[in-house]
Context: one part of a larger RNA
RNA sequence: AGUGAACGCUAGCGGAGUGCUUAAUACAUGCAAGCCGAGCGGGUAGCAAUACCAGCGGCGCACGGGUGAGUAACACGUAAAUAACCUGGCUUUAAGUUUGGAAUAACAGCCCUAAAGGGUUGCUAAUACCGGAUGUGGUGUUUCUUCGGCAUCGAUGGGACAUUAAAGAUUUAUCGCUUAAAGAUGGAUUUGCGGAACAUUAGUUAGUUGGUGAGGUAGAGGCUUACCAAGACUAUGAUGUUUAGCCGGCCUGAGAGGGUGAUCGGCCACAAUGGGACUGAGACACGGCCCAUACUCCUACGGGAGGCAGCAGUAAGGAAUAUUGCGCAAUGGAUGAAAGUCUGACGCAGCAACUCCGCGUGAUGGACGAAGGUUUUCGGAUUGUAAACAUCUUUUGUAAGAGAAGAAAAGUAAAGAUUGACGGUAUCUUACGAAUAAGCUCCGGCUAAAUAUGUGCCAGCAGCCGCGGUAAUACAUAUGGAGCGAGCGUUACUC
Numbered sequence: 001a002g003u004g005a006a007c008g009c010u011a012g013c014g015g016a017g018u019g020c021u022u023a024a025u026a027c028a029u030g031c032a033a034g035c036c037g038a039g040c041g042g043g044u045a046g047c048a049a050u051a052c053c054a055g056c057g058g059c060g061c062a063c064g065g066g067u068g069a070g071u072a073a074c075a076c077g078u079a080a081a082u083a084a085c086c087u088g089g090c091u092u093u094a095a096g097u098u099u100g101g102a103a104u105a106a107c108a109g110c111c112c113u114a115a116a117g118g119g120u121u122g123c124u125a126a127u128a129c130c131g132g133a134u135g136u137g138g139u140g141u142u143u144c145u146u147c148g149g150c151a152u153c154g155a156u157g158g159g160a161c162a163u164u165a166a167a168g169a170u171u172u173a174u175c176g177c178u179u180a181a182a183g184a185u186g187g188a189u190u191u192g193c194g195g196a197a198c199a200u201u202a203g204u205u206a207g208u209u210g211g212u213g214a215g216g217u218a219g220a221g222g223c224u225u226a227c228c229a230a231g232a233c234u235a236u237g238a239u240g241u242u243u244a245g246c247c248g249g250c251c252u253g254a255g256a257g258g259g260u261g262a263u264c265g266g267c268c269a270c271a272a273u274g275g276g277a278c279u280g281a282g283a284c285a286c287g288g289c290c291c292a293u294a295c296u297c298c299u300a301c302g303g304g305a306g307g308c309a310g311c312a313g314u315a316a317g318g319a320a321u322a323u324u325g326c327g328c329a330a331u332g333g334a335u336g337a338a339a340g341u342c343u344g345a346c347g348c349a350g351c352a353a354c355u356c357c358g359c360g361u362g363a364u365g366g367a368c369g370a371a372g373g374u375u376u377u378c379g380g381a382u383u384g385u386a387a388a389c390a391u392c393u394u395u396u397g398u399a400a401g402a403g404a405a406g407a408a409a410a411g412u413a414a415a416g417a418u419u420g421a422c423g424g425u426a427u428c429u430u431a432c433g434a435a436u437a438a439g440c441u442c443c444g445g446c447u448a449a450a451u452a453u454g455u456g457c458c459a460g461c462a463g464c465c466g467c468g469g470u471a472a473u474a475c476a477u478a479u480g481g482a483g484c485g486a487g488c489g490u491u492a493c494u495c
Base pairs, nucleotide, nucleotide: 001494002493003492005491006490007489008488009487012359013358014357015356016355017354018352019351020317025315026314027313029312030311031310034059035058036057039056040055042053043052044051045050066270067269068268076194077193078192079191080190081189082188085187086186090183091182092181093180094179095178096177097176098132099131100130101129107122108121109120110119111118112117137164138163139162140161141160142159143158144157146155147154148153168175169174196242197241198240203233204232205231208230209229210228211227212226213225214224215223245267246266247265248264249260250259251258252257272293273292274291275290276289295306296305297304298303323349325348326347327346331345332343333342334341335340362392363391364390365389372383373382374381375380397432398431399430400429401428402427406422439484440483441482442481443480444465445464446463450479451478452477453476454475460467461466
């Protein structure tokens, strides 16, 4: 000098931030991911218009939010490679959008079950599912041509054969669907270099190191497998053990360094513990599925349900860390043609002197230097212009009145109108009245600031040196003083 701090004493206000560092311990309750009727058929209410409801279907749920357990690793940082790769939605370009079919949920009937849920028969639709056609194109095989390079090779143009597509809706404006090329974005893989400790860890390794064939993947690859060879790493520290998310940054320091990785931003990993795949453009998926384990709950004992390291909140642990708040008004996201709906992201408010910054607790005059306190050599000295008293001001406070910006879009034929959680907040005006507002630590030296009384190696103090055994500037109290000030000290940790 600093801190995500804690503890003690004290405490007026505002602004901006920050707030489980410990048990990745266990969790009651509520909410945190839905949207679309302009894809589809039904059901309920109603005379109808219409409204509502679950289901099929589509998009989303792989984002956003949390945590740091694991990880010493291409995890991260930085610089490269992909002639070895993928990419929904978005943008641009080219071509197309033809013809048929069989089901099924919902629904209705019957049945099983404590529940969770399930079975069976019948009916029906689609942008759900499955055939046929066409083939601009794509893909595969083959052949010819031109150009280029980085070893395997890359790119362009043409022919032949084989194979491969679609879905409609509507208010007629459009929105979709299919194929292909390119872009953008996002991702995947590989490589050079870099950043812990321990040698009281010296040898390690059989898919191990390399090759061939095959498989697998979006893709190169022992990634997997069969066979062949016997290699590969290591004192420039392999292997092992311990510790640890990495970085931009942050703290300190003149710098070099040292420490650190809260908040904010980038990347990674994880979602009770361990394993697995499914769907999908994308997951091996926090609020999806399956299995195993531990734990909790329900049960009619046959069987079921669950996962706060989301936001609040509870218990526990701890020196220690907040509200079961308001709103989608703004920004952003999902969905929808749109209105809109959803959004504990986010915007705000609440709590906490936890941090930083700002303001105030009055200003001027006022000596016979009052009283009181303390001290005294009894003369005085000091508290001290301090108070009283007089004049003034009103930040703050109280009361009353006015009162925002943040909002422009979207939508509509146009004009016009509408939309603020915060909030009757910020701010402004008027009135009142010095009125509502000061403490904490220290005073032997280091170190700014001393006297009296009490105590008597006792009680106690202490960061170091050291004080205290009867004149203690070092203990305790008082007066006075010094320092900082809504704070002041102490403890812990870092430089």
Background
Predicted 3D model of a 495-nucleotide part of an RNA (small-subunit ribosomal RNA, 5' domain) from an uncultured bacterium. The prediction has a mean pLDDT of 86. The full RNA is in RNAcentral, with records from ENA.